[in-house]
A computed fold for an 82-nucleotide RNA from a Clostridia bacterium, annotated as transfer RNA. It was read from a public genome assembly. Its Rfam family is "tRNA". From the family's description: Transfer RNA (tRNA) molecules are approximately 80 nucleotides in length. Its family is annotated with triplet codon-amino acid adaptor activity in the Gene Ontology.
RNA sequence: GCGGUUGUGGCGGAAUCGGCAUACGCGCACGUUUGAGGGGCGUGUUCCGCAAGGAGUACGAGUUCAAGUCUCGUCAACCGCA
Numbered sequence: 001g002c003g004g005u006u007g008u009g010g011c012g013g014a015a016u017c018g019g020c021a022u023a024c025g026c027g028c029a030c031g032u033u034u035g036a037g038g039g040g041c042g043u044g045u046u047c048c049g050c051a052a053g054g055a056g057u058a059c060g061a062g063u064u065c066a067a068g069u070c071u072c073g074u075c076a077a078c079c080g081c082a
Base pairs, nucleotide, nucleotide: 001081002080003079004078005077006076007075010026011025012024019065027045028044029043030042031041032040033039046055047054048053058074059073060072061071062070
């Protein structure tokens, strides 16, 4: 230099054909149970906002009524070729 794969909450990771973004698990916080700890159970857990609501899938643009998903460019990681 060329080709390919991947990039989503604090972490792993799902979203099959473009149609409810973060299901499920881990972790964490609070509560409960216990004499205490561990374990179990319940609730909560992206960001902004008092709320209503808005934003958000590496970054930027495009297509579309609608994009994590399709197209183009950029960046990063990994794999292969030279």